[in-house]
């Protein structure tokens, strides 16, 4: 040095042809219970690694860039 591939809430991940970001788990709070867990309810957290483009609209496409893994050299 050159190829692929990952980067989305605290963790682990979804997200279709481009059309207003979900799920489980955690956390909180309510119920329940003598009491604690578990179970049921709801509740809050994310401008999607960063940065420009293109689009009436970008997590999704394009161009650079950062980590990381893998594989050739």
């Nucleotide at each position: 040095g050159c190829u692929g591939g990952u980067u989305u809430a605290g963790c682990a991940c979804a997200g279709u042809u481009g059309g207003u970001a979900g799920u489980g788990c955690a956390a909180c709070g309510c119920c329940c219970u003598c009491g604690u867990a578990a179970c049921g309810c709801g509740u809050a957290g994310g401008u999607c690694g960063g940065a420009g483009g293109u689009u009436c609209g970008a997590g999704u496409c394009c161009u650079c860039u950062a980590a990381c893994c893998a594989g050739c050299a």

The prediction has a mean pLDDT of 83. Transfer RNA from an uncultured Bacillales bacterium, 73 nucleotides, folded computationally. Its Rfam family is "tRNA". It is annotated as a transfer RNA. Gene Ontology term of the family: triplet codon-amino acid adaptor activity. The sequence was found in a public genome assembly.